[in-house]
Molecule: transfer RNA
Organism: Candidatus Naiadarchaeales archaeon SRR2090153.bin461
RNA sequence: GCCUCUGUAGCUCAGUGGUAGAGCGGCAGUUUCGUAAACUGUAGGUCGGGAGUUCAAUUCUCUCCAGAGGCU
Numbered sequence: 001g002c003c004u005c006u007g008u009a010g011c012u013c014a015g016u017g018g019u020a021g022a023g024c025g026g027c028a029g030u031u032u033c034g035u036a037a038a039c040u041g042u043a044g045g046u047c048g049g050g051a052g053u054u055c056a057a058u059u060c061u062c063u064c065c066a067g068a069g070g071c072u
Base pairs, nucleotide, nucleotide: 001071002070003069004068005067006066007065010024011023012022013021018055026042027041028040029039030038048064049063050062051061052060
């Protein structure tokens, strides 16, 4: 220098055009003499930034940023 992949909640990830989700974690409650476990509820997201296409974009296109891998 070129090519490919990844970027979504605190963490690990799902979500291939039509209301953003799960597990773990956090907080509150129930239970217990108390803790843990269990159960119930709840909060937490500019979906990496920008632009474009579309009635509508996490999703498609372009560009930039960050990371991983490969080729020379």